[in-house]
């Protein structure tokens, strides 16, 4: 000097719960807390999973309607994969 990197330090991030707002719904987003995470950071990628407002099928209703299916452009992944980038730096 390069690689490697346990324990620590200096930090980030946020499960769940409350609360309040948005949205049809999944959810988000703010505030408190700190389960846990060394990528529990990003990505218009793959690939799972959720919901069905609009529609489009069936039945019912025929005064009002209602119920079930499908269906993503929607929204999440702290169960993944892929590319990208990231903090110490001892033994």
């Nucleotide at each position: 000097a390069u690689c490697g990197u346990a324990c620590a330090a200096a930090g980030g991030c946020c499960a769940c719960u409350u609360u309040u707002u948005c949205g049809a719904a999944a959810g988000a987003a703010a505030a408190a807390g700190g389960c846990g995470c060394a990528a529990a950071g990003u990505u218009c990628g793959g690939c799972g999973u959720c919901u069905a407002c609009c529609g489009u099928g069936u039945a019912u209703a025929c005064c009002c309607u209602u119920a079930c299916a499908c269906c993503a452009u929607g929204a999440c992944g702290g169960u993944c994969c892929a590319a990208c980038u990231g903090c110490c730096g001892u033994a």